Predicted 3D model of a 350-nucleotide part of an RNA (small-subunit ribosomal RNA, central domain) from a metagenome. It matches the Rfam family "Bacterial small subunit ribosomal RNA".
Context: one part of a larger RNA
């Protein structure tokens, strides 16, 4: 010496379940595969290294020795790893008792608002903009009152709030259903962690079939603006947005920060639970467990900043990076109805 890295410089897989594999807490007995040690055999010659010698010297050559990190056989050691057996409970899980929640699926219901239809009142404008015009309106609009239809979304509550693995989830009620948390410390007894492939989930847009269609609105049409205006503004408006089933599988899928475990000052808010103190009681106050924010010590960092929710200190496993462009492209493979997705170069060039 036996690589360095991944918040923002290139680099964390969008997220989960889990196969192989890798890794694995505590005590004890055995074994001896790994490991350590001794012996024997082998490890051709030449070469390298050491000593001596031969050509006048050297190169060169000759002789002897050493080395040859390895392999095999055999004797031994038993701390560590492995394997076999036994035990324990702190890791993990279960049970019981609780409370919280926009977690998921299905059905039903509700009110406000927009639009449309019918009827009443009522008359000349309405609408829209920077200003206008297109547009709507004497076949009675806009405004206002009553009635009806239909679709979509759920004001206030609402909060660095809560829940979920992520995407994401917000009116109310009922049914079905997942997870987490707290308390008891009763039970199992290492049953664990990670996870190449694989399987599943996965916003929006998009696609297929059938419904639905109020508002909004790519495309499109018209009016303006402008030198032009394939835009921004205005009037309309179709896919779509909604539902069912089936595809697609991407994202600034972001905390731009993979998962797990352990350790390392504090302060302050908030959320769910438990205990204590206090009280008539609710608060307040103290302790503690789980989440979620802010500020900060040590430490880390190129800096910004991070800081018990680490980007600190360590260990395990996975993914990924290796100058810019060409390029997340071509070709080939796989997947897809397609759109395309995924895997993924090179020439050349700086």
């Nucleotide at each position: 010496c036996u690589g360095g890295g991944c918040g923002u410089a290139a680099a964390g897989g969008g997220c989960g379940c889990g196969u192989a594999g890798g890794c694995g807490g505590u005590c004890u007995g055995g074994u001896a595969a790994g490991u350590c040690u001794g012996a024997u055999g082998u490890g051709a010659a030449a070469g390298c290294c050491c000593u001596c010698g031969g050509c006048u010297u050297a190169a060169c050559c000759g002789a002897g020795g050493a080395a040859g990190u390895g392999c095999a056989u055999u004797g031994g050691a038993a701390a560590c790893u492995g394997c076999c057996g036994g035990g324990a409970u702190u890791g993990a899980g279960u049970a019981c008792g609780g409370g919280a929640g926009a977690g998921g699926g299905a059905a039903g219901c509700g009110g406000a608002a927009u639009u449309c239809c019918c009827a009443g009142u009522g008359u000349a404008g309405c609408g829209g903009u920077g200003a206008a015009a297109u547009g709507c309106g004497u076949a009675g609009a806009u405004a206002u009152u009553g009635g009806g239809a239909g679709g979509a979304a759920c004001a206030c509550c609402a909060g660095u709030c809560g829940c979920g693995a992520a995407g994401g989830c917000g009116g109310c009620u009922u049914c079905c259903u997942g997870g987490a948390c707290c308390g008891u410390c009763a039970c199992u007894g290492a049953c664990g962690c990670u996870g190449a492939g694989g399987c599943g989930c996965g916003a929006a847009a998009g696609c297929g079939u059938g419904g639905g269609g109020a508002g909004c609105a790519a495309a499109c049409a018209g009016g303006a603006u402008u030198a032009g205006a394939u835009a921004c503004c205005c009037u309309g408006g179709u896919a779509g947005u909604c539902c069912a089933c089936g595809c697609c599988c991407u994202a600034a899928a972001c905390g731009g920060u993979g998962a797990g475990c352990a350790c390392u000052a504090g302060g302050u808010g908030u959320u769910g639970g438990a205990g204590g103190u206090a009280u008539c009681g609710a608060c307040c106050c103290c302790u503690u467990c789980g989440g979620u924010g802010c500020c900060g010590a040590a430490g880390c960092u190129a800096a910004c900043g991070c800081a018990u929710u680490a980007a600190g200190u360590g260990c395990u496993c996975c993914g990924c990076c290796u100058g810019g462009g060409a390029a997340g492209u071509a070709c080939g493979g796989u997947c897809g109805c397609a759109a395309g997705a995924u895997u993924a170069a090179a020439a050349c060039u700086c």